[in-house]
Bacterial RNase P class A from a Rhodospirillaceae bacterium, 419 nucleotides, folded computationally.
Rfam family: Bacterial RNase P class A. The family's RNA type in Rfam is ribozyme.
It was read from a public genome assembly, where an Rfam model found it.
The organism belongs to Rhodospirillaceae, within Bacteria.
RNA sequence: CCAGACGGCUGGAUGGCCGCGCUUCAGCAAUGGGGCGAGGAAAGUCCGGGCUCCACGAAGGCAAGGUGCCGGGUAACUCCCGGCGGGGGCAACCCCAGGGACAGUGCCACAGAAAACAAACCGCCGGGCGGCCACCGUUUAAAUGCGGAGGCCCUCCGGUAAGGGUGAAAAGGUGCGGUAAGAGCGCACCGCGGCGCCGGUAACGGAGUCGGCAGGGUAAACCCCACCUGGAGCAAGACCAAAUAGGGACGGCCCUCCGGGCAGUGCCGCGUCACAGUGGCUAUGCGCCGGAAGAUGCGCUUUCGCAUCGCCGUCCGGGUCGGUCGCGCGAGGCCCCCAGUAAUGGGGGCCCCAGAGGAAUGGUCAUCCAUCGGCGGUAACGCCGAGGACAAAACCCGGCUUAUAGGCCGUCUGGCAUU
Numbered sequence: 001c002c003a004g005a006c007g008g009c010u011g012g013a014u015g016g017c018c019g020c021g022c023u024u025c026a027g028c029a030a031u032g033g034g035g036c037g038a039g040g041a042a043a044g045u046c047c048g049g050g051c052u053c054c055a056c057g058a059a060g061g062c063a064a065g066g067u068g069c070c071g072g073g074u075a076a077c078u079c080c081c082g083g084c085g086g087g088g089g090c091a092a093c094c095c096c097a098g099g100g101a102c103a104g105u106g107c108c109a110c111a112g113a114a115a116a117c118a119a120a121c122c123g124c125c126g127g128g129c130g131g132c133c134a135c136c137g138u139u140u141a142a143a144u145g146c147g148g149a150g151g152c153c154c155u156c157c158g159g160u161a162a163g164g165g166u167g168a169a170a171a172g173g174u175g176c177g178g179u180a181a182g183a184g185c186g187c188a189c190c191g192c193g194g195c196g197c198c199g200g201u202a203a204c205g206g207a208g209u210c211g212g213c214a215g216g217g218u219a220a221a222c223c224c225c226a227c228c229u230g231g232a233g234c235a236a237g238a239c240c241a242a243a244u245a246g247g248g249a250c251g252g253c254c255c256u257c258c259g260g261g262c263a264g265u266g267c268c269g270c271g272u273c274a275c276a277g278u279g280g281c282u283a284u285g286c287g288c289c290g291g292a293a294g295a296u297g298c299g300c301u302u303u304c305g306c307a308u309c310g311c312c313g314u315c316c317g318g319g320u321c322g323g324u325c326g327c328g329c330g331a332g333g334c335c336c337c338c339a340g341u342a343a344u345g346g347g348g349g350c351c352c353c354a355g356a357g358g359a360a361u362g363g364u365c366a367u368c369c370a371u372c373g374g375c376g377g378u379a380a381c382g383c384c385g386a387g388g389a390c391a392a393a394a395c396c397c398g399g400c401u402u403a404u405a406g407g408c409c410g411u412c413u414g415g416c417a418u419u
Stems, first nucleotide, its partner, number of pairs: 001415010012368007020037007039390001043401002046399005051233004064229005069083005084098001085096004099224002104222002106218003121164002123160006130153004135148004172190006191213001192211004197206003237325004247316007256292005261286003266281005294309006332351008369388001371386006
């Protein structure tokens, strides 16, 4: 210098003018002064908690959902840190939903002979019947016949799983031996499984020994195993509390009749030793219910029709409108020290930093900065113009995920060049 990996930071700056929200001070008020006023994701609302209300005797089971290598961190997590194993990359480094496939069930497209109690398309090998072609021996004058060994073809029977071909995947891999051809058939190494040993907290690793080899994949398919999980959410929830209507209690005034109801005095009957209990009649009370009558209002008036019917006062309780709290001192921020590889934990110092209600945090001008375009210039640079991403709190916090123009810093890897 080029190419790359990982981690972190930033995300326009300053000033003027106008404006907005909360708060505080002054003021009777109008208004004025001061202070503070979005984010790394405030987003998606996907996990985990705080907080609040509801439910709940304990333990266990069932169902549903979730999690799933090991150790650590945390209020908790499916998050984070460190490690292990597997995969990718020359490397820095990155990725993994990473328990169980002899508990059972299911599925495996296309292709392929076969996708699983294995099977056999081509091929290879052995054998049988038959055919063709040379060859050798023999017979014959020759033809021919007989016998032998070989090659090729068709078909049948058997062996084989090396090779070919298919596929994401085909019953360990490579080599040597072996065989009719082959095959863990035998052997060596690798892989795999069992056993104990050593190292490690553990996941796991190492070396040894035994076994020729168990027997495809798939569990973000059902399922099995282990562990975890009550529900709803700040419109949670708590408090204060109008007007009007309605409910209840008490007091005063007024109150025609009938029926019923309730309360209740007395008498009689039944019953009892006596009480108790029970039936009937009844003085009396009650704005408790229904009806009639009546009153008031309206339809001009009557008949008639409709509507309303105790009035007044005091008090109590519930709900609504509205208001207050919840609501920002918190698993809080910054700096330093200590422990730890780290996540994180402990200690000290300093700071107070939006909170309102469907919702303020904005606009404009000037200068500068990053960037881009044009012109001039060999260049440094100058002039002119454009111009700054994603997006915005709504109870709070820890994570995850997603969006993000541009800029800056650190550590590391590979390559080239020079010293």